[in-house]
């Protein structure tokens, strides 16, 4: 230095390939319980890594940056 790939909730991951973002576990409130745990039953938590651009309409299309992987090439 090049290809490729990935970033979306406190964590793991989804979003039918452009109609506006959801699950599980975690967190908290209630119910039960003598208390806890376990089970229910409800709540909250996101500018979709940044900025710009397309378009009526982006997490999904493009262009750059930025951080992680992985593969390749250089090494005076």
């Nucleotide at each position: 230095c090049a290809g490729c790939g990935c970033g979306u909730a406190g964590c793991u991951c989804a979003a039918u390939u452009g109609g506006a973002a959801g699950a599980g576990c975690a967190a908290c409130u209630g119910a039960c319980u003598c208390u806890u745990a376990a089970u229910c039953a409800g709540u909250a938590g996101g500018c979709u890594g940044g900025a710009g651009g397309u378009u009526c309409g982006a997490a999904u299309c493009c262009u750059u940056c930025c951080g992680c992987g992985c593969u390749g090439g250089c090494c005076a």
Background:
Predicted 3D model of a 76-nucleotide RNA (transfer RNA) from a Terriglobia bacterium. Rfam family: tRNA. The family's RNA type in Rfam is transfer RNA. From the family's description: Transfer RNA (tRNA) molecules are approximately 80 nucleotides in length. The RNAcentral record of the sequence draws on ENA. The organism belongs to Terriglobia, within Bacteria. Its mean pLDDT, the model's own confidence on a scale to 100, is 80.